[in-house]
Context: one part of a larger RNA
RNA sequence: AGUUUAUGGUGGAUGCCUAGGGACUGAAUGGCGAUGAAGGUCGUACUAGUCUGCGAAAAGCCACGGGAAGCUGACAAGAAGCUCCAAUCCGUGGAUGACCGAAUCAGGAAACUGCUUUAACAGUGAUGUUAAAGAUCCUGUAAUGAAUUCAUAGUUACAGGAGGCAAUACGUAGUGAAGUGAAACAUCUCAGUAGCUACAGGAAAAGAAAACGAAGCGAUUCCCUCAGUAGUGGCGAGCGAAAGGGGAAAAGGCCAAACCAACUUCGAGUUGGGGUUUUGGGCUCCAUUUAAGAUGUGUAAGGAUAGUAGAAGCUGUUGGAAAGCAGCGUCAUAGAGGGUGAUAACCCCGUAUACGAAAUUUAAGCACACUGAGGAGUACCCAGAGUAGAACGGGACACGUGAAAUCUUGUUUGAAGACACCGGGACCAUCCGGAAAGCCUAAAUACAAAUCAGUCACCGAUAGCGAAACAGUACCGUGAGGGAAAGGUGAAAAGAACCCAGAGAUGGGAGUGAAAUAGAAUCUGAAACCAUAAACUUACAAGGAGUCAGAGCACAUUAAUGUGUGAUGGCGUGCGUUUUGAAGUAUGAGCCGGCGAGUUAUUGUUGCAUGCAAGGUUAAGCUGUAGAAGUGGAGCCGUAGCGAAAGCGAGUCUUAAUAGGGCGUCUAGUAUGUAGCAAUAGACCCGAAACGGGUUGAUCUAUUCAUGGGCAGGUUGAAGUGUGAGUAACAUCACAUGGAGGACCGAACCCACUUUCGUUGAAACGACAGGGGAUGACCUGUGAAUAGUGGAGAAAUUCCAAUCGAAAUCCGUGAUAGCUGGUUCUCGUCGAUAUAAUUUUAGGAUUAGCGUUAGUUGUUUAUGUAUGGAGGUAAAGCUCUGAAUACCUGAUGGCACCGCCUUGGUGUACUGAAUGUAAUUAAACUCUGAAUGCCAUACAACAGAAACUAGCAGUCAGACUGUGGGGGAUAAGCUUCAUAGUCGUGAGGGAAAGAGCCCAGAUCAUUAGCUAAGGUCCCUAAUAUAUGUUAAGUGGAAAACGAUGUUGAAUGUCUUAAACACCAAGGAUGUUGGCUUAGAAGCAGCCACCGUUUAAAGAGUGCGUAACAGCUCACUUGCCGAGACAUUCUGCGCGGAAGAUUUAACGGGGCUAAACAUAUAACCGAAGCUAUGGGAUAGAUUUAUCUAUCGGUAGACGAGUGUUGUAUAUGGGUUGAAGGUAGAGUGUGAACACUACUGGACUGUAUACAAGUAAGAAUGCCGGCGUGAGUAACGAAUGAAAGUGAGAAUCUUUCAAGCCGAAUUGACUAAGAUUUCCAGGACGAGGUUCGUCCAUCCUGGGUUAGUCGGAACCUAAGCUGAGGCCUACAGGCGUAAGCGAUGGCAAAAAUGUUAAUAUUCAUUUACUAAAAGUAAUGUCGAAGGAAUGACGAAGAAGGUUAAUGCAGGCAGAUUAUUGGAUUUCUGCUUAAGUAUCAAGUUUUGUAAGUUGGCAAAUCCGCUUACUAUAAGAAUAAGAUACGAACACGAGCGAACGUUUCGACAAUUAGCGAAGCUGCAAACAUCACACUUCCAAGAAAAAUUUCGUAGAAUUAUCAUUAUUUUUAUCCGUAUUGAGAACGAACACACGUGGUCAAGGAGAAUAUCCUAAGGCUAGC
Repeated sequence: AGUUUAUGGUGGAUGCCUAGGGACUGAAUGGCGAUGAAGGUCGUACUAGUCUGCGAAAAGCCACGGGAAGCUGACAAGAAGCUCCAAUCCGUGGAUGACCGAAUCAGGAAACUGCUUUAACAGUGAUGUUAAAGAUCCUGUAAUGAAUUCAUAGUUACAGGAGGCAAUACGUAGUGAAGUGAAACAUCUCAGUAGCUACAGGAAAAGAAAACGAAGCGAUUCCCUCAGUAGUGGCGAGCGAAAGGGGAAAAGGCCAAACCAACUUCGAGUUGGGGUUUUGGGCUCCAUUUAAGAUGUGUAAGGAUAGUAGAAGCUGUUGGAAAGCAGCGUCAUAGAGGGUGAUAACCCCGUAUACGAAAUUUAAGCACACUGAGGAGUACCCAGAGUAGAACGGGACACGUGAAAUCUUGUUUGAAGACACCGGGACCAUCCGGAAAGCCUAAAUACAAAUCAGUCACCGAUAGCGAAACAGUACCGUGAGGGAAAGGUGAAAAGAACCCAGAGAUGGGAGUGAAAUAGAAUCUGAAACCAUAAACUUACAAGGAGUCAGAGCACAUUAAUGUGUGAUGGCGUGCGUUUUGAAGUAUGAGCCGGCGAGUUAUUGUUGCAUGCAAGGUUAAGCUGUAGAAGUGGAGCCGUAGCGAAAGCGAGUCUUAAUAGGGCGUCUAGUAUGUAGCAAUAGACCCGAAACGGGUUGAUCUAUUCAUGGGCAGGUUGAAGUGUGAGUAACAUCACAUGGAGGACCGAACCCACUUUCGUUGAAACGACAGGGGAUGACCUGUGAAUAGUGGAGAAAUUCCAAUCGAAAUCCGUGAUAGCUGGUUCUCGUCGAUAUAAUUUUAGGAUUAGCGUUAGUUGUUUAUGUAUGGAGGUAAAGCUCUGAAUACCUGAUGGCACCGCCUUGGUGUACUGAAUGUAAUUAAACUCUGAAUGCCAUACAACAGAAACUAGCAGUCAGACUGUGGGGGAUAAGCUUCAUAGUCGUGAGGGAAAGAGCCCAGAUCAUUAGCUAAGGUCCCUAAUAUAUGUUAAGUGGAAAACGAUGUUGAAUGUCUUAAACACCAAGGAUGUUGGCUUAGAAGCAGCCACCGUUUAAAGAGUGCGUAACAGCUCACUUGCCGAGACAUUCUGCGCGGAAGAUUUAACGGGGCUAAACAUAUAACCGAAGCUAUGGGAUAGAUUUAUCUAUCGGUAGACGAGUGUUGUAUAUGGGUUGAAGGUAGAGUGUGAACACUACUGGACUGUAUACAAGUAAGAAUGCCGGCGUGAGUAACGAAUGAAAGUGAGAAUCUUUCAAGCCGAAUUGACUAAGAUUUCCAGGACGAGGUUCGUCCAUCCUGGGUUAGUCGGAACCUAAGCUGAGGCCUACAGGCGUAAGCGAUGGCAAAAAUGUUAAUAUUCAUUUACUAAAAGUAAUGUCGAAGGAAUGACGAAGAAGGUUAAUGCAGGCAGAUUAUUGGAUUUCUGCUUAAGUAUCAAGUUUUGUAAGUUGGCAAAUCCGCUUACUAUAAGAAUAAGAUACGAACACGAGCGAACGUUUCGACAAUUAGCGAAGCUGCAAACAUCACACUUCCAAGAAAAAUUUCGUAGAAUUAUCAUUAUUUUUAUCCGUAUUGAGAACGAACACACGUGGUCAAGGAGAAUAUCCUAAGGCUAGC
């Protein structure tokens, strides 16, 4: 380490339970709200929190009724109380009811701020408290009342109403999509659906025929049917009536008009009478009173809102407990249900049944009132007008413009009047039906938030609502919006006193309890995963991890040759999916547990079952308990067909007609159930990118608007100007001055060009180092605007909240997906296809083919033989058609020569038609022509096929091998046909290993036998013999070609007349043959190639020379002595033969056979065959036997198992159910028992029925737990000592060292955050380590304002917006008016103080506004006039002070002890305000007149006159004095008390020196003051002044002085960032403003330092 067992941990499945859900039924109900709703905020108890209740009268107050012993709501105890003088509690009515919210006095960022009037109270008053009132619109009434006489508009008052919410379920109306379907798409469909909007009711809408449609019927609505019919429709997809019939419910009424009367503003007037339909009414005449009602008032049976009475049981037994069991009883108009320590009619609550209301409410009925009717006649009158109708364009009707009636209406037109008018599906006639252009109307119908009562073959904690629980919560998002997890101790807390260990957490005892392995992390307690103990095994071993065999060791049971382990050996590449083909290095799964996919409705069709049958059957509805059953015959199907139809009918149609022919006739249906399949619906499940609708977003970012802010320092030197030179005058030049610029360098600031790092980051875009712009088209804060069919865009498809070729979110929506993935128990029978045709079709489909099931036919099928056929392939052939070779002849043409005026002739080694001869060739040649295959007939034996009908499929990617072909290169593991086989869907044996090759087709078992392919030396089962071959490890890769490898065979030549080979010798001569040549002598080349001597010797086979020479060969002889040589065929070998991880080209060892060939005889060898036994299927019969069959994917069919619930029957269970764990049992299997332990209350069996009915896979969902791994990482940077403590690298203190220091580290602040602030305590969690520490946890504490900021003041952009204008609705715009800071606008400083606050408290010293009193003076007076407020940028120069520095001076301390001197160090600070000065800057003033300033004006403006150049006026930093005899101040410095004896108290109280001068010096300030420039640079209030209406000299007004008063509300802690903000984090990022020390330096650069802060959470 492995296997097994046991015991535990972890975890939370399973079982049981239910407090909560789901669906439905019945009843009742269907609203609440200005008398302030729904919904909230904040409060409220003896109480800190949350829920519930309630509202400052606050878990409650009052009255009435019920009720009767306890109560003060819950978590949740305690304390303190209440109650028989009736509490708590329940019901009815009343009181109170903070603030927000329609929100309504105004405003507003909801729960806040502010105002006015009236009344009361307090105060002299300013003012305060309390109560009431104060919105807008509409209607009505009244008053008042402009331009404008009357009047109207307007204004004011009073009265009534509206507004908003809810279930947004049902309804009506306005507007109105898209995904989708049509296999594309546009008409069409989805669909008048979704959505938005307006309005209403308990229902709404519709409704008493100008209807229907041919029978007549007689308002509407709803159900069944008619009927998927008639129709409509790219006549596609689809859409789809009506009449009629059966039911539910039933109900009819009223005006306008004619006519009459009254009133009258005299009108088309108002009111009353009259009258209301098909012919009627008026009118004229006649006659006359009761049904009914939906109206009003009253009463009221009954009901609703609390309640009351309510029968009957004990004993024993087991047990912790009895309701169980046993025994004996009782009640029942009550044996529904629940509870009680297990299962209770008789214990409790209830149940059947019978009763009950002071108060509020409902209302059948009744009473009274009210309303309400006839007949005849017909001269005249009346009977709904911009209407009906028409034209054009739309819409609705089932009906898409169609022949299109009917309804409706945007535009343009436009009747009739009862003799008239409308309709009856174009239109016309006749006939019939009706009475438009006015109104009302119950019931039957739709829905269900809240209430009451109940039901369930609904769920039972991953289920059921998202939510069983403090859930629309936590959490996420700017927002709209999204949205969880989480149940169980026990009968009872009896919830563990006490002891021990430990810092604690916890643990061990003790105790409680039936049980504590029921201990609060609590019922049961599975698996993954992690441990501990024991048995066996394991350290030479190569392993899909098992299986078969099996020794040893250990043990002992469901008693069975048992269990655990497993040395060793044989064999052996997971699962699902997708594929021609997967161990695949194709895809999916980390593991375990739970959840997770063919359902339901309707219709059709087929099978089966059942009922009835020429018939079968009901639907809605009614009765009924939501039942069964009954009733209900409308309707449907069938019983007759044919025809386009009229029509005829066992026939009919066709035809003029017969005949013929077509379709029928000679019978079985129908209803229900159930199964298969289809259609319509989301339709087996999960999955898009998209499309549309409504909303939410400009805290990011883009652009714009308003108002504020920012830019160290240095450089350059435009225009202009001045002076000089110069010119006739300009021009021009020089020098100064000047300070322009999308100028230059360069920080802050902004940007993002480069490298590197980072890349599971420190960071979802950053860091380090460089880089670009940096007075401008610059950067930035705050507040606003623009919104998705859109906005914005110096333009990149760029940005619009980490989202952009069209945001986000919710909805249509379960869009659609010919695509991918997944799809859950068993056994049995059969068993495919990868082909054809068509296809916007090619990875999809339809039909056929092939499969299966049922039925019918009954040998029709296959095989063989025989016979008879059709045919043109292989082969063959060359007649045809072509191709192609040689030869003979040689036409034609060319060329040469001769001749010629021309005709011509001759030659030819050129061309080569055609015939012939010879030999070839073809897929698109055939004078020929098989085998096989195919068709038909007959026969035979064997098999058991074949065809048809009906239901249901799957299949349309195929692969290789052999053969025959095409394409290709007679390449491909290529492609495409045909044919056969195998794989696919096929296991077994062989080929080492291998889908497709060879053998062979697995029903199961057997330690039996025989064989196939293939094998027999070892691995490895089985072998020998014989004859040869091979020498190459050939065997055990390969070609052309090569070779004297070798076997066998054949032919030829030479050979004792001496061959072949070696050795020895010769190899000559004419001649250097001739020619050529510089030369050519055998040997450059050409020609010739003779002769001679010889045994033999070429006018020469090679080498060689310049040419000769030389060597050699042929040839000859000698020596030797028997075979030799050549060619061809053939068996087996050799070379040719170089590659990359490794020998690696026999499977290995190895083999000379254990290779190859031939032959013979054995053996081995499979799931084949046989033997023996068992099972199943089909069949046969002789009925207990036989025969055959049983591989299988897609698929068809059959039979079963299990799960949950229901019904019936019958059992089990506290003497222990379900569930869990273990075990060696049973069954072919899914599965099922039994026993033991655990568990502690339910649960089986049989037969039916109904399903949320079976899990391993879906990158599935949820939870738990692994592996990776004690690995990576721990987010920029210290040492020591002491202290504390259980414990210290990390906390505290000290020392040392270091870091920031125009700041990434200081100080102040805006936004934002919201208690993080301070103190004490704690360390379980958080803190990337630790922790005694903390921004953590617990408990307390802390924020003090007339002057600071905001409101009670103002206005900008913008927003809201009375009236108003526009608009389908919603709504948009906008006047008055209001809101709205980032701007304008009255007033305070210094010092001290707390643990934590201070311009807020304290001390001291100031200031502002208002009120009253007093005094003095004056005319005052507004929402009006006027002034002021009031504004840019850049530049230059100057004044002044702050901070600071320098220099001097003064004081103190110090310099080891004392005195002095010296040295060194430290300090020398002080405000607002008041008064007085003041660098400077700006500047005339007076008087008169006056058409302007919407009225007035003494004001402003304008005009004129006089006057003035700085006296004066206005403004102003700053200075001085007082403020200040205070404070501060270096330094000195106790005590009480506490104590661990170190110290703390204590940088405390207290005391307290000097406290001066000069110079320099800011971006502060004078001050936008000046200069210059062009882009020409907010508004309003406060303030001053004028004077209108008016008020008035006693002033209620103003100013001055003085006294006394008043001064409200909100904010105020802390942080403001390398931990409090935005970034998920204690995140190397981002985030506006202010202050700005010293040295060096131009400088805010940079380096070092001060003050101050920090040393980084391994």
This is a predicted structure of a 1658-nucleotide part of an RNA (large-subunit ribosomal RNA, half A) from Candidatus Hennigella equi. The RNAcentral record of the full RNA draws on ENA.